Predicted 3D model of a 90-nucleotide RNA (c-di-GMP-I-GGC riboswitch aptamer) from a Dehalococcoidia bacterium. Of the family's consensus pairs, 95% are formed in the model. Its Rfam family is "c-di-GMP-I-GGC riboswitch aptamer". Gene Ontology term of the family: cyclic-di-GMP binding. The source organism's lineage runs through Bacteria, Bacillati, Chloroflexota and Dehalococcoidia.

[in-house]
RNA sequence: GGCGAAAAAGGCAAACCCCGAGAAAUCGGGGGGCGCAAAGCCACAGGUCUAAAGCUCACUUAUUGAGCCAUGACGGCUGGGUUGCCGCCG
Repeated sequence: GGCGAAAAAGGCAAACCCCGAGAAAUCGGGGGGCGCAAAGCCACAGGUCUAAAGCUCACUUAUUGAGCCAUGACGGCUGGGUUGCCGCCG
């Protein structure tokens, strides 16, 4: 410097269940273990999810309905940035 085939030490933890936070997406804790070589960290680009507040419209007065919208989320969707364990090869 490249790589993650095999191995070891150790690490993380999907679905699902319980408790809690939240309008929701989703998140935190416990159990669990599908998987993961960055499934460590950063919402920078794309993507996806949600729509409380706001705006528009309808209704016509109320704890109403529909649409739009991220300032809310997801890093276990892709790219990018950054740090790093073990091993193998040169």